The prediction has a mean pLDDT of 76.
The RNA shown here (FMN riboswitch aptamer (RFN element)) has 136 nucleotides and comes from Companilactobacillus suantsaicola.
RNA sequence: GGAUUUCUUCGGGGCAGGGUGUAAUUCCCGACCGACGGUAGCAACUUCUUUGAGGUUGGAGCCCGUGACCCACGAAAGUGGUUGAUCUGGUAUUAAGCCAGAGCCGACAGUAAAGUCUGGAUGGUAGAAGAAAAUA
Numbered sequence: 001g002g003a004u005u006u007c008u009u010c011g012g013g014g015c016a017g018g019g020u021g022u023a024a025u026u027c028c029c030g031a032c033c034g035a036c037g038g039u040a041g042c043a044a045c046u047u048c049u050u051u052g053a054g055g056u057u058g059g060a061g062c063c064c065g066u067g068a069c070c071c072a073c074g075a076a077a078g079u080g081g082u083u084g085a086u087c088u089g090g091u092a093u094u095a096a097g098c099c100a101g102a103g104c105c106g107a108c109a110g111u112a113a114a115g116u117c118u119g120g121a122u123g124g125u126a127g128a129a130g131a132a133a134a135u136a
Stems, first nucleotide, its partner, number of pairs: 004133007017029003031116002033106002035066004042058007061104002070081004086102005108119003
């Protein structure tokens, strides 16, 4: 440095204020939120032989992928499948990630029609950190 197994812990946020109405956190005005891994021209800190070159940490809802949900099959364990949304300008370089502006998106069941309420869920999971074992 590479690969394997087992165990432990952790592992999702959000309608203020108002309108209509018998009734709406569901409609309307408006407000608010952004899971996990990857990518990095940005930021902070830092090292050296300092006008350069490195290191550490953080950094995307809408770029790539994953997960929950949902569907099919199955007695079950499980297997397979589907699944949302971005543009413009700027930045010494053709930016998916930066800066500015303007947009857009969000499972199922319940209920006055729900990304935000209640419920399945004291559940499950992508994954993160740590510990141990054993092999070459």
The source organism's lineage runs through Bacteria, Bacillati, Bacillota, Lactobacillaceae and Companilactobacillus.